[in-house]
Context: one part of a larger RNA
Molecule: small-subunit ribosomal RNA, central domain
Organism: unidentified eubacterium clone BSV26
RNA sequence: CUGGGUGUAAAGGGAGCGCAGGCGGGUCUAUAAGUCGACGGUGAAAUCUUCCAGCUCAACUGGAAAACUGCCGCCGAUACUGUAGAUCUUGAGUAUGAAAGAGGGAAGCGGAAUUCAUGGUGUAGCGGUGAAAUGCGUAGAUAUCAUGAAGAACACCAGUCGCGAAGGCGGCUUCCUGGUUCAUUACUGACGCUCAUGCUCGAAAGUGUGGGGAGCAAACAGGAUUAGAUACCCUGGUAGUCCACACCUUAAACGAUGAAUACUAGGUGUCGGGGCGAAAGUCUCGGUGCCAAAGCUAACGCAUUAAGUAUUCCACCUGGGGAGUACGAUCGCAAGGUUGAAACUC
Repeated sequence: CUGGGUGUAAAGGGAGCGCAGGCGGGUCUAUAAGUCGACGGUGAAAUCUUCCAGCUCAACUGGAAAACUGCCGCCGAUACUGUAGAUCUUGAGUAUGAAAGAGGGAAGCGGAAUUCAUGGUGUAGCGGUGAAAUGCGUAGAUAUCAUGAAGAACACCAGUCGCGAAGGCGGCUUCCUGGUUCAUUACUGACGCUCAUGCUCGAAAGUGUGGGGAGCAAACAGGAUUAGAUACCCUGGUAGUCCACACCUUAAACGAUGAAUACUAGGUGUCGGGGCGAAAGUCUCGGUGCCAAAGCUAACGCAUUAAGUAUUCCACCUGGGGAGUACGAUCGCAAGGUUGAAACUC
């Protein structure tokens, strides 16, 4: 390579959009490029294969056949694919009417708590731990009451709940704004699926500039513990955590499960619509859970939200270590990211 694979053994890209490319619904007509058939030409010789023959055999040599699975031309076939045209509605989309939602951005507002400040009451402790000590406190702490300030986060509601492509999103109100679902089937008429390169988004930590800084808290300091204790525990505490703008682009970015379509028993919850019904309920569409049939799986388990049965497209894997390292390239302010070996060794 051909294959075989990718939930947990190596392996699904963090996610989306999307150019090229690949693939693509029903019917009819034309064409005949792919495809299939016949015929003709060509496919040097040697080699290979088969048969025969010559050296005493064989190797070797000679002869014949076959083969050279290809290419070209021409005549046909038209199921499938392609191309061109026409047409259809079930895929896709649009319209109309409803619906739910922590989807996103901006602004404003609210209460609880915490800390601090000021004042009142009040007096000797407070705090902390396994026990202590460092620490705070007669310059009046802790406790308690009142007033004020600041920053950050939004208890209950809250739910295998909801929304979002993923990361993620949770007090309330207003403004701007994206997507989804259901119903009516009115319209367009295959307009679709996937997507290398590319572009955009992307938790936390980290970086730059300027703000902010209550609580928490890497580093750091002290107190303990201990044989030691560069830790676990305690008292403090700076970056950071917060905001604006600009970077970084990585995660156990996980469902460790790429996207799309079709098909393949059911049962039971729940969320959002709709139909029928007086109600109980039941049917149906779209999500989200659990349990299980066939089937699959090495097993665990998966099972209409597939890891089943199939098709299309992309990504990735190919023994362990060396190593996600070196070198080169590229991106970055840096930290570092992306791409990514070999020697050697088992």